[in-house]
Formats: sequence, C1' cells, structure tokens
RNA sequence: AAACGAGAAAGGCAAACCCGGUGAAAGCCGGGGGCGCAAAGCUAAAGAACCUAAGGCCGUUGGGCUAUGGUAGUCAGUUGCCGCA
Repeated sequence: AAACGAGAAAGGCAAACCCGGUGAAAGCCGGGGGCGCAAAGCUAAAGAACCUAAGGCCGUUGGGCUAUGGUAGUCAGUUGCCGCA
C1' cells in the first nucleotide's frame, strides 16, 4: 500500500411506523422510533436501474407516452475511520 472484516474499541448513520411541515405526485425536511449498515459518507448535470407525471404531446369514455421532479438503504463511480484472524 492492496485485499479482507471480529459477538473488538471509539465514534457514526437510521428502515418500517407515528406526529408536524412541504410538494401535483414520487419524495423530501424536523421530532419520536430502530429494521438494519464498514462506507447506510459523497455523486442523480458522466453510466445503468427504479419511482412519480405537474406541465407537454397523443387519444378523448376510462386512458397512454414523456423529467426539466425524485431515489445513493438497487447496481455503479469516488473518498475515507479502526485492525483480531
């Protein structure tokens, strides 16, 4: 330095659900909560995937397509704490 990851130490994050706020929605923010996480840090304007469809387009009886809106706790990229085996 790389790889690896303990019933380790220190510290950290926080799913569902509930309350309040915000948004057209998906979702996001604050508080509670704690399923889990060694990257559950960061990147969505460099890749893929997924969610939503206000506006727009098509059709008009129901509707369909679309991101300029989102998700990093889906993969990926990138940086990084600790050190038993």
A computed fold for an 85-nucleotide RNA, annotated as c-di-GMP-I riboswitch aptamer. The coordinates come from a structure-prediction model, not an experiment, and the mean pLDDT is 87.